[in-house]
Molecule: Glycine riboswitch aptamer
Organism: Sulfitobacter guttiformis
RNA sequence: AACAUCGUCGUCGGGAGAACCAGCACAGCUGGUGCCGAAGGAGCAACCGCCCCGGAAACUCUCAGGCAAAUGGACCGACACGGUUAC
Numbered sequence: 001a002a003c004a005u006c007g008u009c010g011u012c013g014g015g016a017g018a019a020c021c022a023g024c025a026c027a028g029c030u031g032g033u034g035c036c037g038a039a040g041g042a043g044c045a046a047c048c049g050c051c052c053c054g055g056a057a058a059c060u061c062u063c064a065g066g067c068a069a070a071u072g073g074a075c076c077g078a079c080a081c082g083g084u085u086a087c
Stems, first nucleotide, its partner, number of pairs: 004084005010079005019033006034067003040063001041061003047055003
């Protein structure tokens, strides 16, 4: 000390899917059934490791969450900070 790489309940931008009916005190609430997967959670497992054991998905489940908008939102990009590092 760049590129690169790792991290951050950081900042900004992008960001999908999925309904209808009924009632009422009607921008909302409640009930019934159905639906969605990309917060979180759980399960199996390819695979990986220091191989006793452990880590493990965008797969699966739908507990939670969601099915106008808003909010949220895995993931991607950029920036900032910190670490490592080529030269």